[in-house]
RNA sequence: CGGAGUGUAGCGCAGCCUGGUAGCGCACCUCGUUCGGGACGAGGGGGUCGAGUGUUCGAAUCACUCCACUCCGA
Repeated sequence: CGGAGUGUAGCGCAGCCUGGUAGCGCACCUCGUUCGGGACGAGGGGGUCGAGUGUUCGAAUCACUCCACUCCGA
């Protein structure tokens, strides 16, 4: 320098192709159970979806530019 992939909650991921309320597991908080803890059960909180611009009534999803990381090639 060229090509490809990944980026979504504290962590690991789904959702994207086919635009329409942002989800799952673990973790965290509260309560119950227990002498207490763990485990178990019930309930709850947490995101401007890597950044920006555009298209659209509507964008995590489509288009363009950029950033970070990984892989391949030179």
Model confidence (mean pLDDT): 83 of 100. This is a predicted structure of a 74-nucleotide RNA (transfer RNA) from Rhizobium subbaraonis. Rfam family: tRNA. By type it is a transfer RNA.